Overview
The RNA shown here (TPP riboswitch aptamer (THI element)) has 119 nucleotides and comes from Nannocystis sp. Taxonomically the source falls in Nannocystis (Bacteria, Pseudomonadati, Nannocystales, Nannocystaceae). The prediction has a mean pLDDT of 77. Of the family's consensus pairs, 95% are formed in the model.
RNA sequence: CGAGAGCGCUGGGGGUGGGCCCUUUUUCGGCGGAUCUUCCGCAAAAAAGAGGGCCCUGAGAGAGACCCCUUGAACCUGAUCCGGAUCAUACCGGCGGAGGAAAGCGACCAUGGACCACA
Numbered sequence: 001c002g003a004g005a006g007c008g009c010u011g012g013g014g015g016u017g018g019g020c021c022c023u024u025u026u027u028c029g030g031c032g033g034a035u036c037u038u039c040c041g042c043a044a045a046a047a048a049g050a051g052g053g054c055c056c057u058g059a060g061a062g063a064g065a066c067c068c069c070u071u072g073a074a075c076c077u078g079a080u081c082c083g084g085a086u087c088a089u090a091c092c093g094g095c096g097g098a099g100g101a102a103a104g105c106g107a108c109c110a111u112g113g114a115c116c117a118c119a
Stems, first nucleotide, its partner, number of pairs: 001112001004108001007106004011069004017056011030042005075100003081094004
């Protein structure tokens, strides 16, 4: 000097789906009532928003954690893609080593190598 899917520091990059249930708000619709075009009450259901719980996959599904940083399948695009499985899903496979994608430093150091000094 030096391997290192290892260690440290600093900096940076990235994702957050699916199912069921509960609470609540709003809206539409139904029934009933009233001081009648607005308000009140009732029951059940639908849609959307918010909060919460459980479950599936996963490192991670809002954790202050996890993963990744060119030796780059972290992640994004294609993609509202294709096939299979599933209650369902970016669940699995294909697409695909396709295109894109975020880094510097330090310590230690096997085998080995280089140089210097002395004997």